RNA sequence: AGAACUCUCGCCGGAGAGAGCCCGCGGUGGCGGGCCGCCGAAGGCGCAACCCGCCCGGAAACGCUCAGGCAAACGGACGGCGAGGGCAUA
Numbered sequence: 001a002g003a004a005c006u007c008u009c010g011c012c013g014g015a016g017a018g019a020g021c022c023c024g025c026g027g028u029g030g031c032g033g034g035c036c037g038c039c040g041a042a043g044g045c046g047c048a049a050c051c052c053g054c055c056c057g058g059a060a061a062c063g064c065u066c067a068g069g070c071a072a073a074c075g076g077a078c079g080g081c082g083a084g085g086g087c088a089u090a
Base pairs, nucleotide, nucleotide: 005086006085007084008083009082010081011080012079013078018036020035021034022033023032024031025030037070038069039068043066044064045063046062050058051057
């Protein structure tokens, strides 16, 4: 000097699906409850290509829809950039 990878933080981008119906409150925003209809990209769970090598093993953007979501806002897997840490006296 110190990559790839990984963790945290910041910024940017970021889809889908009823501003549904009924009731109550109210400050015609909106909030709460109930009922059906839907979505999958927080999380969670399940199987598998595959990996590992003996184990109740790991593993998806696939599946389920418990949770979450279905105007805006918030959130949002993932991607890009930046900073710091680990890896690494490698």
Model confidence (mean pLDDT): 76 of 100. Predicted 3D model of a 90-nucleotide RNA (Glycine riboswitch aptamer) from a Gammaproteobacteria bacterium.